[in-house]
RNA sequence: GCGGAAGUAGCUCAGUUGGUAGAGCAUUAGCCUUCCAAGCUAAGGGUCGCGAGUCCGAAUCUCGUCUUCCGCU
Numbered sequence: 001g002c003g004g005a006a007g008u009a010g011c012u013c014a015g016u017u018g019g020u021a022g023a024g025c026a027u028u029a030g031c032c033u034u035c036c037a038a039g040c041u042a043a044g045g046g047u048c049g050c051g052a053g054u055c056c057g058a059a060u061c062u063c064g065u066c067u068u069c070c071g072c073u
Stems, first nucleotide, its partner, number of pairs: 001072007010025004019056001027043005049065005
């Protein structure tokens, strides 16, 4: 230098024919328990790496860019 993969909640990840962003764990509160753990219920937490474009509408399509990893030279 060229090609490919990944980037979404605190962590691990899902979400593909474009149509209201989710799960598990964790955190907080309540219930239960003499207390703790376990269990049950609820809540909070996201500008989907960043910037732009297309579209009535973008995590998803297009372009640029950043980081990490893999391969080729």